[in-house]
RNA sequence: GCCGCCUUAGCUCAACGGUAGAGCAACUGUUUUGUAAACAGUAGGUUUUCGGUUCGAAUCCGAAAGGCGGCU
Numbered sequence: 001g002c003c004g005c006c007u008u009a010g011c012u013c014a015a016c017g018g019u020a021g022a023g024c025a026a027c028u029g030u031u032u033u034g035u036a037a038a039c040a041g042u043a044g045g046u047u048u049u050c051g052g053u054u055c056g057a058a059u060c061c062g063a064a065a066g067g068c069g070g071c072u
Base pairs, nucleotide, nucleotide: 001071002070003069004068005067006066007065010024011023012022013021018055026042027041028040029039030038048064049063050062051061052060
């Protein structure tokens, strides 16, 4: 220098172009002498950024950034 893949909650991951969810973690409550466990609930997202297509984009297209890999 060229090519490919990935980027969504604190972590690991879902999500036909049509209101962004789950598990774990966190917090609150019940229970316990206390902790843990269990049960019930709550909160947590500018879906890496910018632009385009569309009535509507996490999703499709382009560019940028970061990460991983391959070729030279």
Transfer RNA from a Candidatus Moraniibacteriota bacterium, 72 nucleotides, folded computationally. Taxonomically the source falls in Candidatus Moraniibacteriota (Bacteria, Bacteria candidate phyla). The prediction has a mean pLDDT of 81. The sequence was found in a public genome assembly. It matches the Rfam family "tRNA". By type it is a transfer RNA.